This is a predicted structure of a 353-nucleotide RNA (Bacterial RNase P class A) from a Gammaproteobacteria bacterium.
């Protein structure tokens, strides 16, 4: 002095004037009126999870169906966090994860290549045994029959490596050491995993499951337009099914309750009250813990609108009304979109001391 990585905060804050809402409270017959608190967000957005909460409804198994997918832990609960492992980008701080299982099966694999999963002979190597040629014979020769798969070669990958034995060339054919595989044990708090020992065993059938599959664990359904309470209304009209039946919150199936449902058509009502904001709430401190976070004392009460309220103006202070953008049962997460600014640790680059 430059670039970047991670967490944490803010989205005004004091006063005055005017204007909107619910709430308490005094006035007032009422209509209303004054007077104090208090009022859109980090994401309020997507509805993608996971809940509370209401109702089916307390009869319940079970199949199909769906989720998650390394391991401890956190949490009311999860596809959330947190910390480890392991794999992978990145110098690095750090970031990312569709992270059980290919020896339960069943598929898939372009071009080159002899061959691409228990597979192959293009270039070669042998030719011991049998046959071809010279030879009286021994013997030699060069190949066919047949071995081979160690050397070369294609490929991103070619069915273990190195070394020595053996053999007609050669081959884990066998051995020695790596390497696997199994199984036991040591220490890292347990695990995941990662390392060291010690036994065995010539031992070897790639890859892919974000192919189908199989394993492990979990899962009722519907939703605030859910439900309660009061009011109104009516033409218990026509019709059409089903008794081996009908209905009982997603489908099938057994079971259990019950005795009625289901459809079309055509008439009449639909107003208000509630749920409805004190919560798995928020803050300072203190204790535990690497850490999500969890216990403890204290403090605090911050929108509940009901066709839907929250704005405009002046001065100051400042970092910030400027992007993205507006509450309708709440709530933890996640993913998205987004301006402008504070703090902090950390990381690499440059140049001076």
């Nucleotide at each position: 002095g430059g670039a970047g990585u991670c967490g944490g905060c803010c989205a005004g804050a004091c006063a005055g004037u005017c204007g909107c809402g619910u709430c308490a409270c005094u006035c007032g017959c009422a209509a209303g009126a004054g007077u104090g608190c208090c009022g859109a967000g980090g994401a309020a957005a997507g509805u993608c999870c996971g809940g509370g909460c209401u109702c089916c409804a307390c009869a319940g198994g079970g199949c199909a169906g769906g989720g998650u997918g390394c391991c401890a832990g956190g949490u009311a609960a999860c596809a959330c966090c947190u910390g480890g492992g392991c794999g992978g980008c990145g110098u690095g701080a750090g970031c990312c994860g569709a992270c059980g299982a290919c020896c339960a099966g069943u598929g898939c694999a372009a071009c080159a290549g002899a061959g691409a999963a228990u597979a192959g002979a293009c270039c070669g190597c042998c030719g011991a045994u049998g046959g071809c040629u010279c030879g009286c014979a021994a013997g030699a020769g060069a190949u066919c029959a047949g071995g081979c798969a160690a050397g070369g070669g294609u490929g991103a990958a070619a069915c273990g490596g190195u070394g020595c034995g053996g053999u007609a060339a050669g081959a884990g054919c066998g051995c020695a050491c790596c390497g696997c595989g199994c199984g036991c044990g040591g220490g890292g708090a347990c695990a995941a995993c990662g390392u060291c020992g010690c036994g065995u065993g010539g031992c070897a059938c790639g890859g892919u499951a974000a192919a189908c599959u199989c394993c492990a664990c979990c899962c009722g359904g519907a939703g605030c337009a859910a439900g309660a309470c009061c009011g109104a209304a009516u033409a218990g009209g026509g019709g059409a099914g089903c008794a081996u039946g009908g209905c009982g919150u997603g489908g099938c199936c057994c079971g259990c309750g019950u005795c009625g449902c289901u459809c079309c058509c055509g008439g009449g009502u639909a107003g208000g009250u509630u749920g409805c904001u004190u919560g798995a709430g928020c803050c300072u401190c203190g204790c535990g813990g690497c850490g999500a976070c969890g216990c403890g004392c204290g403090g605090c009460c911050u929108a509940g609108a009901g066709g839907a309220a929250u704005g405009a103006c002046u001065g100051u202070c400042c970092a910030a009304c400027g992007a993205c953008a507006a509450a309708a049962c709440c709530c933890g997460g996640c993913u998205u979109a987004u301006c402008g600014g504070c703090c902090g640790a950390c990381u690499c680059c440059a140049u001076c001391u």